A computed fold for a 400-nucleotide RNA from uncultured Lapillicoccus sp., annotated as Bacterial RNase P class A.
Its mean pLDDT, the model's own confidence on a scale to 100, is 78.
The sequence is in RNAcentral, with records from MGnify.
RNA sequence: GAGUCGGUCAGGCGGUCGCGUCAGGGUCUUCGGGGGGUUCCUCCGGAGUCGCUGCCGAGGAACGUCCGGGCUCCACAGGGCAAGGUGGUGGCCAACAGCCACCCGGAGUGAUCCGCGGGACAGUGCCACAGAGAACAGACCGCCCCGGGCCCGGCUUCGGCCGGUCGCGAGGUAAGGGUGAAACGGUGGUGUAAGAGACCACCAGCGCCUCAGGCGACUGAGACGGCUAGGUAAACCCCACCUGGAGCAAGCCCAGACAGCAGGCGUUCGAGGACGGCCCGUCCGAGUCUGCGGGUAGGGCGCUGGAACUGGUCAGCAAUGGCCGGUCGAGAUGGAUGACCGUCACCGCGCGGCUGGUAACGGCCACGCGGAACAGAACCCGGCGUAUAGACCGACUCAU
Numbered sequence: 001g002a003g004u005c006g007g008u009c010a011g012g013c014g015g016u017c018g019c020g021u022c023a024g025g026g027u028c029u030u031c032g033g034g035g036g037g038u039u040c041c042u043c044c045g046g047a048g049u050c051g052c053u054g055c056c057g058a059g060g061a062a063c064g065u066c067c068g069g070g071c072u073c074c075a076c077a078g079g080g081c082a083a084g085g086u087g088g089u090g091g092c093c094a095a096c097a098g099c100c101a102c103c104c105g106g107a108g109u110g111a112u113c114c115g116c117g118g119g120a121c122a123g124u125g126c127c128a129c130a131g132a133g134a135a136c137a138g139a140c141c142g143c144c145c146c147g148g149g150c151c152c153g154g155c156u157u158c159g160g161c162c163g164g165u166c167g168c169g170a171g172g173u174a175a176g177g178g179u180g181a182a183a184c185g186g187u188g189g190u191g192u193a194a195g196a197g198a199c200c201a202c203c204a205g206c207g208c209c210u211c212a213g214g215c216g217a218c219u220g221a222g223a224c225g226g227c228u229a230g231g232u233a234a235a236c237c238c239c240a241c242c243u244g245g246a247g248c249a250a251g252c253c254c255a256g257a258c259a260g261c262a263g264g265c266g267u268u269c270g271a272g273g274a275c276g277g278c279c280c281g282u283c284c285g286a287g288u289c290u291g292c293g294g295g296u297a298g299g300g301c302g303c304u305g306g307a308a309c310u311g312g313u314c315a316g317c318a319a320u321g322g323c324c325g326g327u328c329g330a331g332a333u334g335g336a337u338g339a340c341c342g343u344c345a346c347c348g349c350g351c352g353g354c355u356g357g358u359a360a361c362g363g364c365c366a367c368g369c370g371g372a373a374c375a376g377a378a379c380c381c382g383g384c385g386u387a388u389a390g391a392c393c394g395a396c397u398c399a400u
Stems, first nucleotide, its partner, number of pairs: 001398009011344007019057002022054003026050001028048009059374001063385002066383005071247004078280004083243005088102005103117001104115004118238002123236002125232003140177002142173003146169002149166001151164005185203006204228001206225002209222005251301004260292006272284003306328001308327008346371005352365005
């Protein structure tokens, strides 16, 4: 100087005025009960109004609603199908698609990062165009052998023979060339009419076996074998594991109001119901279901002490867990935490002074102007994703 990974803060201080819950005290009004000297006083327990004092009062994501739970309700949440989710191994956790460590593959000099990471020999699909042929493949150009034809040259015992060019027919071949993202292993040899794992040596890949290491995924080594059976499952699918449903507008309590009518089915030979779909089982059950019409929308609980946060220590590679100590951090309900002033800090610009340096470029001081992100609890918690001005800390890598 360039980079990689992890983490912290999200302005501070002071003043003036203004909000909300809770706690304490007081004023006034009122309800119930007791007592007394009874058209009044006092004690206890409530409700309301007004004000005083005090503690506390939005986030790293409160956003997204993507996962997992706590909690509540459905009598229990039984079995199966379907459906959905996850997908290397081990561990952590209440759980998870999260986190940690490791394995394999890939990218990078590296620190590190990425992975829809089980199966293509269960089956079905797809691989455009080009190309002969794209998976029980295949012959375009070539190469080789045979037959025969035209032409040229040479020889001739005049029967014919040899060689060359061109093209025809039939056969062999997949080594060479071409097409393509990809063409049924690679190099060298034997062999052949020409070739080919047809065979051989050495490799790569695959498979089985043995040994060693590891909890395991896997890793290393050896020996043998057939010669090599493409890619794609982020296509359908197969395999393994997991999953009752709904959700705080859940649900519980109080108060208050109202209006029923019509029809279907049924009363133990069972209507209806047990709230994602279907089947079975089990249970409840005397009234239920549908349509039309009417009333209510108020108050309280749930609602914040939690699988909480935090200091130290022990165990562990780590995530995390144990132990000891400390802290109590909003609970609103048309929905609170705001406005103004001063000052300091931060960032940018301008101007001036001092100063380091060869320069590039910096450091300090003073003054003026401007700026300051993303964003707002609503039952709570653990994650993931997204947005984000500015400032800072730590570890590691590479180059000089």